[in-house]
């Protein structure tokens, strides 16, 4: 220089065109316990990596642009 993957929550990941975007983790608060920890309860957390198009409708599909991994020469 060509090509592929990937980019969702502090981390790890699921969702692959339609619901209010979910889950384990870890932080919170409450309960538990002499105290702490195991345990249970409940709540909070997301411009879905920027742009831009298609679409009635997009995290999902296409362009682009940036970032990270991997092939190739």
């Nucleotide at each position: 220089g060509c090509c592929c993957u990937c980019a969702u929550a502090g981390c790890u990941c699921a969702g692959u065109g339609g619901a209010u975007a979910g889950a384990g983790c870890a932080g919170g608060u409450c309960g538990g316990u002499u105290c702490u920890a195991a345990c249970g309860a409940c709540a909070a957390g997301g411009u879905c990596g920027g742009g831009g198009g298609u679409u009635c409708g997009a995290a999902u599909c296409c362009c682009u642009c940036u970032g990270a991994g991997g092939g190739c020469g």
Predicted 3D model of a 73-nucleotide RNA (transfer RNA) from a Candidatus Daviesbacteria bacterium.
It matches the Rfam family "tRNA". It is annotated as a transfer RNA.